[in-house]
RNA sequence: GGGUGCGUAGUUCACUGGUAGAAUAAACGGCUCCAGACCGUUAGAAGAGGGUUCGAUUCCCUCCGUGCCCA
Numbered sequence: 001g002g003g004u005g006c007g008u009a010g011u012u013c014a015c016u017g018g019u020a021g022a023a024u025a026a027a028c029g030g031c032u033c034c035a036g037a038c039c040g041u042u043a044g045a046a047g048a049g050g051g052u053u054c055g056a057u058u059c060c061c062u063c064c065g066u067g068c069c070c071a
Base pairs, nucleotide, nucleotide: 001070002069003068004067005066006065007064010024011023012022013021018054026042027041028040029039030038047063048062049061050060051059
């Protein structure tokens, strides 16, 4: 330099045009002499920009980051 895949919550993963969910972690409460475990509650995310669409995490383009292959 060329090709190709990936980017979603602090972390690990779902969903793939129609309200983005879970586990775990975190905070708070309950239980406990205290802590842990357990139970309940709460908050938390679509890499950035643009396009298509009534509607985009999803489809298209560019950029950024990253993995793999080729040179």
Source information: Transfer RNA from a Candidatus Pacearchaeota archaeon, 71 nucleotides, folded computationally. The source organism's lineage runs through Archaea, Nanobdellati and Candidatus Pacearchaeota. Model confidence (mean pLDDT): 85 of 100. Rfam family: tRNA.